[in-house]
RNA sequence: GGGCGAUUAGCUCAGUCUGGUUAGAGCGCCUCCCUGACACGGAGGAGGUCUCCGGUUCAAAUCCGGCAUCGCCCA
Numbered sequence: 001g002g003g004c005g006a007u008u009a010g011c012u013c014a015g016u017c018u019g020g021u022u023a024g025a026g027c028g029c030c031u032c033c034c035u036g037a038c039a040c041g042g043a044g045g046a047g048g049u050c051u052c053c054g055g056u057u058c059a060a061a062u063c064c065g066g067c068a069u070c071g072c073c074c075a
C1' cells in the first nucleotide's frame, strides 16, 4: 500500500441481509421487600448522539460515500 471483518447500555452481545410500533437481552448498578446481618430469592427502576462526518429518503442502528480505532490476510 491492497483486501476482509468488527464498532449498539458499565461489560458480553442480538438486531443490519429485507429501512417503518417506543432500540433490546444477559450480567452488573440503584431502591424496596425478605434476614439479627450478609448472601440467595422476590418486586421495581436508572442507564444509549447505535464510533464519528456527510448523503439518499416522508422515515436510517439498518442503504450509500468518507474518517477513526481494533483484528485477520496479501504484498
Base pairs, nucleotide, nucleotide: 001074002073003072004071005070006069007068010027011026012025013024020058029045030044031043032042033041052066053065054064055063